Predicted 3D model of a 464-nucleotide part of an RNA (small-subunit ribosomal RNA, 3' major domain) from Chloroflexi bacterium B3_Chlor. Its Rfam family is "Bacterial small subunit ribosomal RNA". Gene Ontology terms of the family: ribosome and structural constituent of ribosome. Lineage of the source: Bacteria > Bacillati > Chloroflexota.
[in-house]
Context: one part of a larger RNA
RNA sequence: UGACGGGGGCCCGCACAAGCAGCGGAGCGUGUGGUUUAAUUCGAGGCUACGCGAAGAACCUUACCUGGGUUUGACAUGUUAGUAGUAGUGACGCGAAAGCGAAACGACCCUUCGGGGAGCUAACACAGGUGCUGCAUGGCUGUCGUCAGCUCGUGCCGUGAGGUGUUAGGUUAAGUCCUGUAACGAGCGCAACCCUCGUCACUAGUUGUACUUCUCUAGUGAGACCGCCAGGGUAUACCUGGAGGAAGGCGGGGAUGACGUCAAGUCAGCAUGGCCUUUAUGUCCAGGGCGACACACACGCUACAAUGGCCGGUACAACGGGUUGCCAAGCCGCGAGGCGGAGCUAAUCCUUCAAAGCCGGUCUCAGUUCGGAUUGCAGUCUGCAACUCGACUGCAUGAAGCUGGAGUUGCUAGUAACCGCAGGUCAGCCACACUGCGGUGAAUACGUUCCCGGGCCUUGUACA
Repeated sequence: UGACGGGGGCCCGCACAAGCAGCGGAGCGUGUGGUUUAAUUCGAGGCUACGCGAAGAACCUUACCUGGGUUUGACAUGUUAGUAGUAGUGACGCGAAAGCGAAACGACCCUUCGGGGAGCUAACACAGGUGCUGCAUGGCUGUCGUCAGCUCGUGCCGUGAGGUGUUAGGUUAAGUCCUGUAACGAGCGCAACCCUCGUCACUAGUUGUACUUCUCUAGUGAGACCGCCAGGGUAUACCUGGAGGAAGGCGGGGAUGACGUCAAGUCAGCAUGGCCUUUAUGUCCAGGGCGACACACACGCUACAAUGGCCGGUACAACGGGUUGCCAAGCCGCGAGGCGGAGCUAAUCCUUCAAAGCCGGUCUCAGUUCGGAUUGCAGUCUGCAACUCGACUGCAUGAAGCUGGAGUUGCUAGUAACCGCAGGUCAGCCACACUGCGGUGAAUACGUUCCCGGGCCUUGUACA
């Protein structure tokens, strides 16, 4: 000087408390461990791994296994030699395909007519490797933490390590600002500048509205600054209340992550040193596996019902996406869907009836008209192909489950909770995931003793 303390002081955070909804019990989905397996490819491992890489594993992907091929190679560059019915197309045969063999057809450019180029064949340099090392690395990322810190120049103090500044009194979300001060300044952070939502004005309006305004769309600007008033405070910084205002004291949200820590993560995104491999650890193909299942954990979905289930009627969104696409009307089918073909390269057309809600009816507390797992049969669609291993539909079947032990998670307002909708990936989809969008819309916070994490000062130390 740091680090640590079941030392002290001050302060903060959904950290506790106060509340609301959950998880932990059940069934199912997904991930992981374990076990199994020819293989169940690999990585991620307290917080910071476990719906994570994967924003799509039937083939492909695919890296794994079994089997069958191939060896200058699936791909690049170069050298040498060869090659004329050559390159290319390729019937046919073997084969699961890859591949191997092979009849027949059959070229191009330049030319000094010797040949050269391209191609092919052979040989050699080499290619190739998702093989190892993230403890050799770059880059990127997680975390402490959007925490308020981390430093420098000069000066001063100290033999020196180092200190001071950065401490102190106030104040703030903040090393934010004020005052004081052997310090005076400065840098990276904080804040602001950026995007978005909320109000108004102006401009422009098509494809929005029957019509002008309006709504809306999308551009420019205004507006909020403790500016005004009162009180507190120190001549402050600032704090509390009020007025006006769409908005008030950082207005809400986002982007933005200092010096560093964890030899944190990634050699499988990419790049890359070294090592290893070279008729194989490369490469091609078929099939299988990544989907196994005594079990254990993590994250979710659906429930256990009457604030509910079912039936009928009826109302109101927003973000998005669409030409190999979105697909209307109409017709067929109980339905998934099929036929059909209008419109749309999009404020035009389609996706697109949002659902919870409201009105009426029924069920009357039961393993039920709750719950939907599982299984049987019959179908639809995508796709070369749904056996391993797809989604969806109809009929039948109706399991566990009556609110979940110890423990544990999220959330302070348009939040939690509940409700549906869209998108990416994508032929299809195992999405109950993820990323967004709107609808309905709470309760509680006395307080900081305690648990966890963090900041500043101080103290102790057999620690560095």